This is a predicted structure of a 1504-nucleotide RNA (small-subunit ribosomal RNA) from a Candidatus Falkowiibacteriota bacterium. Its mean pLDDT, the model's own confidence on a scale to 100, is 83.
[in-house]
């Protein structure tokens, strides 16, 4: 150095946006479990929990060629004989069983994971510190001899298990002699080497055997020793878990002599000396786990596990023993103790499935009481063989990988069916039906392995799987598809039910009448014999960060320093070779992973190989840089000398001014204190004022952005004693330095102890206001404390929320110390250097960076670029709280958790809105006026009552004389009674009928209807048209829903706003444009300007309406006029004067009819209020249909204790009443206005002329007004309610319920309380008129017309709504917001807690089985004693758990009580830390911050 493999996000915090953070999903995987479904083969895997208790079986036997007896079979003998046969003995003879003696095996194979934090395990080395049956290889024997014993036979004890004498017996069992190469021991000697060792040589000493078989030549044994394989023992070093809220731990404990063990090395154990061993690199203690190769996931790093398989330890019912043996302290041996379980004659025995397989038990959960020893492999045998739950192989389970199939090809009238619709159609769909074909699977029948190597009497014999794979033949589409999703992330949608219900849900979230989210169905999507679901791990997650983060404001810098261990460390030279590097050897088991091949038809699975296993250790090299070791150096530090600066520390002494106290004087009623009061103080002379006095605290001005200090912190002055910087100059020492866990010291205030002092001031604590209340703000008192002297506390927003040091990296100004330079007479100024300590640093009038920050900000005083070291963070809350531990008198500090809870909690920043913030502007907003309204009566709507019904809607502004521009029926929607059901009203379709209908007549009825009857179609003769009836479709609904809509309206508001498109700025939301200056009625117009146009809104185009001109003139006109149509003209800051920036623009004149939009209308920007309206209309869904439709007749909407609204009329002399007299406009009219005339007091009637209207009528049109006369202040000659009787009109119909006219009646009411409204000029007040609706009319009302016609506006502090701009926000459903905290309620989880209850380790004393060692005794046996020790006990501690009345916080629960603490200056800024004190939030004091609005002064930067 090449090559090759290698990394995905995404929802969820907001109105948006970026960011920090969390939570969550999408991949993988599993010895799994649970739903729903399930055709088939292959190859694996299966009690993870109770190492819990176990019934049956079976899992270690085998050797007669070691040895002896017995029986049997077989053969020979002999003897008896009833001739069947029986007894005896022999077997150089042949099998077989039995029990026993003897060898070997039985330490292996299987199982398990309880124990173990340990040499237990791994990797790596030693072993000169050691063993080794069987097996190979060598070397040299196997001569002689003797004594018992089991077996058996006798007795005899026991229920059994067993046991005990007696007696006989062989051996490859057992003990003598002999020989002995090797080997052991000992001593010399030399050699090589180092613990006791190796090898050689010489001399001593005391140790060995067993036989068997046969085919006689062998074979299998057996004794002594040599090497080797292979298997064990010990020991080093390295690695690997969690907890410091376990900080000390140890007496055999560390170490040396000497012994004793052992195969072997050692305190291993014993005596004795010695005081040592270990520990922050974690010792001792608690907790947890068997280890590893390895498995899963991961780009890797790494996190997590440790079933199957392989290797190690380990354990066998607990727990302690030794024995035998090459090997054990032994899983299916022995011995004791304990707890179970079984048998029992009660005396005493028996027993261990963590071996296969079963079987109760627990549990969400895990299998056949299965063949066989055919292969493999083991134990014994000489061998045949025997054993063998090891192992092979079947059997269960979709447990999991992996493989096949459940059919192919055509087939459209795009059928049925279903879904679903805009009703046409579209999906399901070539999917099905059908046709032609195939046979894997399946069934049936037939053939049928391999796996076999080996034994053998050479003839033969041996497969459990299994008649299995496998093949052939026949049959037939035949046997064989589900789950789980379809709101986003995440691939798939529609409809019906449901209606915050039932229910989903991994997050985010869905459901409250149109739910793709819930159930169901159709469609779809994803997988597929599986599909999902929980549970766990990885991953994603860069969310513990080596790889690859942070710490100014999100979570994070200890309050400062000083300083050991520890980390790092300037220049330069030698040496070395520890770290570093290279190469070599070894070793890292197989299996497992990767790569090539290869064998099952493919895979899966299995083989062969080859690479890798990133580690360890040796060897031997290199030497830059690191380490070490010896030198040198001088620029880090440090030291000397020298002048300066400073609230830096500790003492001590001194001083003025100023609050108070006491004394005296001189004075008289108040003082004091507030927003306004009180309490208080004062005539016993207060306050004021003046003099002298006494105490104690602070130290005005100087003062500054200033100075010092390590950080808290330091202020009159002068002394003394002292720390430390900075500066300059030259000198010395030479790396002596940075940082610092644990430790040490200092640490504001408040607090606590002694002892003083105590003037002001002041927690508590009184009292007086506020207040619903006020445990607070104000006020008056005031003790604690502030002050000094000792001693403690050790915490603050101990802040720059910014650790400390070093070096780099533009500048500009101001200022403190210090020095040079220039100058000067000597200063000042200037220029320059080091140390401080503030600001500025995109554009703008004005400055220069870069770079970094999520911004905002930082910018040489770094949050910028590195380097060293510390400390600290890992979502909110629960909590800086709970045990525990140290510290402290105490208060309380450091240290510091879960449990449960939430999907958020933060940060910076934008857009709003909001603020009891600020600026500026504007309106009848106030304010200055003039008239009301609230008070009576009466009219009207409303609310409430009340009713059969009193129909509905409208509810602050923005309902309420509104919808109703007119309810006696009708309207009507309500009620009550009666009555109709294809229906009053619209289309159609079928049948009938052939006129039955419509009309007229009669009865019943309030009608409506209903009943009888009378009368009866048109025709082109076709049931074509009209009509009826029946059925059906379907009408019909003023029924709900204005929160499912249209359209239409109403406030903000005639307010001057809203926005766009390109560009620029910002990571973004967005932001500019649209800020800013002057102006307007205006986002109106100028200026300027990273903005430059442009839209909707202002304005102007429109209509009235003042002036004048011209024209025409009926129904108008005595007039050239008025008037009416119509076109035109006029106003445009056009013209002067002034100020303004020579601008927009105002301001004041002139001239005009009208002057600065001339006055009024119509018009109403983006939006806001789920605002009104489903009863105007229209129009989704939904709800009724002999009724919630339809007709009718009576009631009813008109009622009546109250309450409000809007309103007429008045309360009187500016007037009432009489008389007399003048002047309008708008309008309306034919079902109609209705003249003239006549009658009645009127109302009205009678009456018809004229008018479809400039002509006629309402209407001679008016009234307020003018003139004259009364009335004279009073309930009236005001005032007209109310009632009484008499009339008129309108109508089918005037009771409920109309108007109006005439007589009589003659109520209340003397100007209206808090409070409110309405109006700026032809307004406002007055004053009539005339229309619409309408038969009539509850009109005093609407809408419009004209008459008469004022006042008053200084001006924007105030109230109100609005605009702009800006500030601060914890608001955005936007202050009607949002939130705290006690206390009620249920629910949780977790602490305390007199107790109590288990468990675990120890420690001290008692007992003290078996067994071991030692001593004694003894007759080969044994027997006794002492120590050691299992299990047992007793005591008193420790931990750790469960429970425990009852206490105290803590959390979580749509609509609970009190209060109003925070967020706006949150209405007393808030906050830390700290004491007191109060139902609560909190209040108050003393110190601190600023993460505080606002106003103002300073002071700074920048320009001139």
């Nucleotide at each position: 150095a090449c090559u090759u493999a290698u990394g995905a996000g995404a929802g969820u915090u907001u109105g948006a946006u970026c960011c920090u953070g969390g939570c969550u999903c999408a991949g993988g995987a599993u010895g799994a479990a649970c739903g729903c479904u399930g055709g088939c083969g292959g190859c694996a895997u299966g009690u993870c929990u109770a190492a819990g208790g176990c019934a049956u079986g079976c899992a270690a036997g085998u050797c007669g060629a070691a040895c002896g007896c017995u029986u049997c079979c077989g053969a020979g003998a002999a003897c008896c004989u009833u001739c069947g046969g029986g007894u005896u003995c022999u077997c150089a003879u042949u099998g077989a069983a039995g029990a026993g003696u003897g060898g070997c095996a039985g330490a292996c194979g299987g199982g398990u994971g309880a124990g173990u934090a340990a040499c237990a395990c791994a990797u790596u080395g030693g072993u000169a510190a050691c063993c080794u049956g069987c097996c190979u290889c060598g070397a040299a024997g196997u001569u002689u001899g003797g004594a018992a014993u089991a077996a058996c036979u006798u007795u005899u004890c026991g229920a059994a298990a067993g046991a005990a004498a007696a007696g006989c017996u062989a051996a490859u069992a057992c003990c003598g002699a002999a020989u002995g190469u090797g080997a052991u021991c000992u001593u010399g000697c030399a050699u090589c080497u180092u613990u006791u060792g190796u090898u050689g040589c010489a001399a001593g000493a005391g140790g060995a055997a067993a036989g068997g078989a046969u085919u006689u030549a062998u074979c299998c044994g057996c004794u002594u020793u040599g090497a080797g394989a292979g298997g064990g023992g010990c020991u080093u070093a390295u690695g690997g878990c969690c907890u410091a809220u376990c900080a000390g731990c140890u007496u055999g404990u560390u170490g040396g002599u000497a012994g004793u063990g052992u195969a072997a090395a050692a305190g291993a154990c014993u005596a004795c000396c010695a005081a040592g061993g270990c520990u922050a690199c974690g010792a001792c203690g608690g907790g947890u786990a068997g280890c590893a190769g390895g498995c899963g996931u991961g780009a890797g790093a790494g996190c997590g596990c440790g079933a199957c398989c392989u290797g190690c330890c380990u354990c066998a019912a607990u727990g302690g023993g030794a024995c035998u043996g090459a090997g054990a302290c032994a899983c299916u041996g022995c011995c004791c103790a304990u707890a179970c379980u079984c048998c029992u004659a009660c005396g005493g025995g028996a027993g261990g499935c963590u071996g296969c397989a079963g079987u109760c038990a627990a549990g969400a959960a895990u299998c056949u009481u299965c063949c066989a020893c055919a292969a493999u492999g083991g134990a014994c045998g000489a061998a045949a063989g025997u054993c063998u739950g090891a192992u092979g192989g079947a059997g269960c389970a979709a447990u999991g990988c992996c493989g096949c199939g459940u059919g192919a090809g055509g087939g459209a009238u795009g059928a049925c069916g279903g879904a679903u619709c805009u009703a046409g159609g579209u999906c399901u769909g070539u999917a099905a039906a059908c046709c032609u074909c195939u046979u894997u699977u399946c069934c049936c029948a037939g053939a049928g392995a391999a796996g076999a190597a080996g034994c053998u009497u050479c003839g033969g014999c041996u497969g459990a799987c299994g008649g299995u794979a496998u093949c052939u033949g026949g049959g037939g589409a035949a046997u064989a598809a589900g789950a789980a999703g379809u709101u986003g992330c995440u691939a798939a949608c529609u409809a019906c039910g449901u209606g915050c219900c039932a229910g989903c849900a991994g997050c985010a979230g869905c459901g409250g009448u149109a739910a793709c989210a819930c159930g169901u169905a159709g469609a779809c999507u994803u997988c597929a014999a599986g599909c999902g679901u929980u549970a766990u791990c990885c991953g994603g997650a860069u969310u513990u960060a080596u790889u690859g983060g942070g710490c100014g404001u999100a979570a994070a810098g200890c309050g400062u320093c000083c300083g050991c261990a520890g980390g790092u460390g300037g220049u330069u030279g030698a040496u070395u070779a520890a770290g570093u590097c290279g190469a070599u050897u070894g070793u890292u088991a197989a299996a497992u992973c990767u790569c090539a091949g290869a064998g099952c038809u493919c895979a899966a699975c299995u083989c062969u190989g080859a690479a890798a296993c990133c580690g360890c250790a040796a060897u031997c090299g290199a030497u830059a840089c690191u380490g070490a070791u010896c030198g040198a150096c001088u620029u880090g530090a440090g030291g000397a000398c020298g002048g300066g600066a400073g609230a830096g520390g500790c003492a001590a002494g001194c001083g003025g001014a100023a609050c108070u106290g006491c004394a005296g004087g001189u004075g008289u009623a108040g003082g004091g204190g507030u927003a306004a009061a009180a309490u208080c103080c004062g005539u016993u002379u207060a306050u004021a004022u003046c003099u002298g006095u006494a105490a104690g605290a602070a130290c005005a001005c100087c003062a500054a952005a200033g100075g010092c200090g390590a950080a808290g912190g330091c202020a009159g002055c002068u002394u003394g004693c002292u720390g430390g910087a900075a500066c300059g100059u030259u000198c010395c020492u030479g790396a002596c330095a940075c940082u610092c866990a644990u430790g040490g010291a200092c640490g504001a205030c408040a607090g606590c102890g002694u002892g003083g002092g105590g003037a002001g001031c002041g927690a508590a604590g009184a009292g007086g206001a506020u207040u619903a209340g006020a445990u607070a703000c104000c006020c008056u008192c005031g003790u604690a404390g502030u002050c000094c002297a000792c001693g403690c506390c050790g915490u603050a927003a101990a802040c720059g929320a910014u650790g400390u040091g070093u070096g780099c990296u533009g500048g500009g100004u101001a200022u403190u110390g210090g020095a040079a330079g220039u100058a000067u007479c000597g200063a000042c100024c200037c220029u320059u250097c080091c140390a401080g300590u503030g600001c500025c640093g995109c554009c703008g009038a004005a400055a220069a960076a870069a770079g970094c920050u999520a911004a905002c900000g930082c910018g040489u005083u770094a949050a910028g670029c590195a380097c060293a070291c510390c400390g600290c963070c890992u979502g909110g809350g629960g909590a800086g709280u709970a045990c525990g531990g140290c510290c402290g008198c105490a208060a309380g500090g450091c240290u510091a958790a879960a449990a449960c809870u939430c999907a958020a909690a933060g940060g910076a920043a934008u857009a709003g809105a909001c603020g009891g913030g600020g600026a500026c502007c504007c309106g009848c907003a106030c304010a200055a006026g003039c008239g009301g309204u609230g008070g009576a009566a009466c009219a009207u709507g409303u609310g409430g009552g009340u009713u059969a019904a009193u129909u509905c809607g409208a509810c602050g502004a923005u309902a309420a004389g509104c919808g109703g521009a007119g309810a006696a029926c009708c309207u009507u929607a309500c009620c009550a009674a009666g009555g109709u059901u294809u229906g009053a009203c619209a289309u159609c379709u079928a049948g009938c009928u052939g006129c039955a209908a419509a009309u007229c007549u009669c009865g019943g009825g309030a009608a409506a209807c209903c009943g009888a009857g009378a009368c009866u179609c048109u025709u082109u003769c076709g049931a074509a048209g009209g009509u009826g009836c029946u059925a059906g479709a379907c009408a019909g609904g003023u029924g709900c829903u204005g929160c499912a809509u249209g359209g239409u309206u109403g406030c903000c508001g005639u307010c001057a706003g809203c926005u766009c498109g390109u560009g620029c700025c910002g990571u973004g939301a967005g932001g500019u444009g649209u800020a800013c200056c002057c102006u307007u009625a205006a986002g109106u117009g100028g200026g300027g300007u990273a903005a430059c146009g442009a839209g909707c809104g202002c304005a102007a185009c429109c209509c009235c309406u003042a002036u004048g001109u011209u024209a025409u003139g009926u129904u108008g006109c005595a007039a050239u006029u008025u008037c009416a149509u119509a076109a035109c003209a006029g106003a445009c800051u056009g013209c002067c004067c002034g100020g303004g920036u020579c601008a927009a623009c105002c301001g004041g004149g002139a001239g005009g009819a009208a002057g600065g939009u001339g006055g009024g209308g119509a018009u109403g920007a983006c939006g806001u209020c789920a605002a009104a309206u489903c009863a105007g209309c229209a129009u989704g869904g939904c709800c009724c249909u002999u009724a919630c439709a339809c007709c009718u007749u009576g009631g009813g909407c008109u009622c009546c204790a109250c309450a409000c609204g809007u309103g007429u009329u008045a309360c009187a002399a500016u007037g009432g009443c009489c008389g007399g007299u003048a002047c309008a406009a708008u309008g309306g009219g034919u079902u109609g206005c209705c003249a003239a005339g006549u009658c009645g007091c009127a109302a009205g009637a009678c009456g018809g002329a004229g008018c479809u209207a400039a002509u006629c009528c309402c209407a001679c049109c008016a009234a307020a007004g003018c003139c004259g006369g009364u009335c004279u202040c009073a309930g009236u000659u005001c005032g007209g309610a109310u009632u009484g009787a008499g009339g008129g009109c309108u109508g089918c119909a005037a009771c409920u319920c109309g108007c109006c006219c005439u007589c009589a009646u003659g109520a209340a009411g003397c100007c209206g309380g808090a409070a409110u409204c309405g109006c700026u000029a032809g307004u406002a007040a007055a004053c009539g008129c005339a229309g619409g609706u309408c038969a009539g009319c509850c009109a005093c009302a609407c809408u419009g017309c004209g008459u008469u016609g004022a006042a008053u506006a200084c001006g924007u502090u105030c109230u109100c709504g609005g605009g702009u701009c800006u500030u601060g926000u914890a608001c955005u459903c936007a202050c009607c917001g949002c939130c705290c905290g006690u206390c009620a309620a249920g629910c949780g989880a977790g602490g305390g807690a007199a107790g109590u209850u288990g468990g675990u380790a120890g420690u001290a004393c008692c007992u003290g089985a078996a067994g071991g060692a030692a001593c004694g005794c003894u007759u080969u046996g044994g027997c006794g004693u002492u120590c050691c020790c299992a299990a047992g006990g007793u005591a008193a501690g420790a931990u750790c758990a469960g429970u425990g009345a009852c206490c105290a916080g803590c959390g979580c629960u749509a609509a609970g009580u009190c209060g109003u603490a925070a967020c706006a200056a949150g209405g007393c800024a808030u906050c830390c830390c700290u004491a007191g004190c109060g139902g609560a939030a909190g209040c108050u004091g003393g110190g601190g911050a600023u993460g505080g609005a606002u106003c103002a002064c300073c002071u700074c930067c920048u320009u001139u």